[in-house]
Context: one part of a larger RNA
RNA sequence: CUGGGCGUAAAGGGUGUGUAGGCGGUUUGGUAACUCUUCGGUGAAAUCUCCCGGCUCAACUGGGAGGGGUCCGGGGAAAGUUCCAGACUAGAGGGACGUAGAGGAGAGUGGAAUUCCCGGUGUAGCGGUGAAAUGCGUAGAUAUCGGGAGGAACACCAGUGGCGAAGGCGACUCUCUGGACGUCUCCUGACGCUGAGACACGAAAGCGCGGGGAGCAAACCGGAUUAGAUACCCGGGUAGUCCGCGCUGUAAACGAUGGAUGCUAGGUAUGGGGGGUAUCGACCCCCCCCCGCGCCGUAGUUAACGCGUUAAGCAUCCCGCCUGGGGAGUACGGCCGCAAGGCUAAAACUC
Numbered sequence: 001c002u003g004g005g006c007g008u009a010a011a012g013g014g015u016g017u018g019u020a021g022g023c024g025g026u027u028u029g030g031u032a033a034c035u036c037u038u039c040g041g042u043g044a045a046a047u048c049u050c051c052c053g054g055c056u057c058a059a060c061u062g063g064g065a066g067g068g069g070u071c072c073g074g075g076g077a078a079a080g081u082u083c084c085a086g087a088c089u090a091g092a093g094g095g096a097c098g099u100a101g102a103g104g105a106g107a108g109u110g111g112a113a114u115u116c117c118c119g120g121u122g123u124a125g126c127g128g129u130g131a132a133a134u135g136c137g138u139a140g141a142u143a144u145c146g147g148g149a150g151g152a153a154c155a156c157c158a159g160u161g162g163c164g165a166a167g168g169c170g171a172c173u174c175u176c177u178g179g180a181c182g183u184c185u186c187c188u189g190a191c192g193c194u195g196a197g198a199c200a201c202g203a204a205a206g207c208g209c210g211g212g213g214a215g216c217a218a219a220c221c222g223g224a225u226u227a228g229a230u231a232c233c234c235g236g237g238u239a240g241u242c243c244g245c246g247c248u249g250u251a252a253a254c255g256a257u258g259g260a261u262g263c264u265a266g267g268u269a270u271g272g273g274g275g276g277u278a279u280c281g282a283c284c285c286c287c288c289c290c291c292g293c294g295c296c297g298u299a300g301u302u303a304a305c306g307c308g309u310u311a312a313g314c315a316u317c318c319c320g321c322c323u324g325g326g327g328a329g330u331a332c333g334g335c336c337g338c339a340a341g342g343c344u345a346a347a348a349c350u351c
Base pairs, nucleotide, nucleotide: 004322005321006320007305008304012319014201015200016199017198021194022193023192025088026087027086028085029084030083033081034080035077036076037075038074039073040072041071042069048066049065050064051063052062053061054060091191092188093187094186095184096183097182098181099180103177104176105175106174107173108172109171110154115149116148117147118146119145120144121143125136126135162169163168206247207246208245209244210243211242215241216240220236221235222234223233258318259317260316261315262314263313266296267295268294270292271291272290273289274288275287276286300307301306324351325350326349333344334343335342336341
């Protein structure tokens, strides 16, 4: 290079915004770079293929022909691509009017519960386990009632439900703010898709400085268990978990399934919106349309499992990635980081 692949066999980047690049709707006229055609030039010799010949044959070799190109120049064609000019509205964006939502940020507020403190009642136990013990308690615990403090999380609603690009988001109110969907088809007129680098976001744990600390709880200390028990069980308990600012940049970051567009039976549940029918009117019922989220399933597809209009079906465009197992996501080097470490990424050797 040709070819094959990426749900589970090796393989989709954690996610987005977007630069270069690649690709790009309908239509008219032009252009002629690509493309097609024709002519000319060039494409040395040797090599290669075919034919004829020379060494007794062959290898080898002489002659002839052919073949051979991202090549150059001239003439021509104009369907497709490019480019130029014009037009269009089905893509995309905007407008008007509505709708749903744990989407994000900030501030404030609330109730239940745990713990602690104060006071009342009250007395000998409580707690914990398979059974116990450590532990707590006559300096009055546990239980119960009243008052107070503080931190963290928001029962029911809650759903196979909703929102978000992903990570993720769940009490209530207010402020600021992103996106989506429906209806009208009013405006712009291809303004689009993807996206190497780049930039931004990115659970948990971890790190730095400062705060906070109720509960929980790595480490740690006890009690048990056991042959031992650096565990599982029990009693304690510090980082941490929480907040502000700054790092880290990973994950079974999973749908183990990149994004966009078009096409290809249905059935059913559910969330959002619209229209029709019915009705005095409205919810519902019934019918239809659009968007989302599940289940089942046709054709098809798949090694099978399964997938199946939310495709893993049929196609096009762009990006990322794979190439036997181990060594190894390691060493070395580089870049990044305070560190922990991250990103990039081999080889010897071995099966």